[in-house]
Predicted 3D model of a 73-nucleotide RNA (transfer RNA) from a Chitinophagaceae bacterium. Its Rfam family is "tRNA". From the family's description: Transfer RNA (tRNA) molecules are approximately 80 nucleotides in length.

RNA sequence: CGUGAGGUAGAGCAGUGGUCAGCUCGGUUGGCUCAUAACCAACAGGUCAGUGGUUCGAAUCCACUCCUCGCAA
Numbered sequence: 001c002g003u004g005a006g007g008u009a010g011a012g013c014a015g016u017g018g019u020c021a022g023c024u025c026g027g028u029u030g031g032c033u034c035a036u037a038a039c040c041a042a043c044a045g046g047u048c049a050g051u052g053g054u055u056c057g058a059a060u061c062c063a064c065u066c067c068u069c070g071c072a073a
Base pairs, nucleotide, nucleotide: 002071003070004069005068006067007066010025011024012023013022018056027043028042029041030040031039049065050064051063052062053061
């Protein structure tokens, strides 16, 4: 330099242009228990990598940039 995949909550991941951006684990609080674990309930936690564009409307489509992993050289 070429090429492919990816970037979404603390971690791992879903998410066909419109429904509240969600699931599991984790965290906090409460319940249960003699107590802990387990179990049950609730809550908090997200500039959807960035900028610009298309659109009535973008996490989703387009362009560029940044970062991570792979292939080829």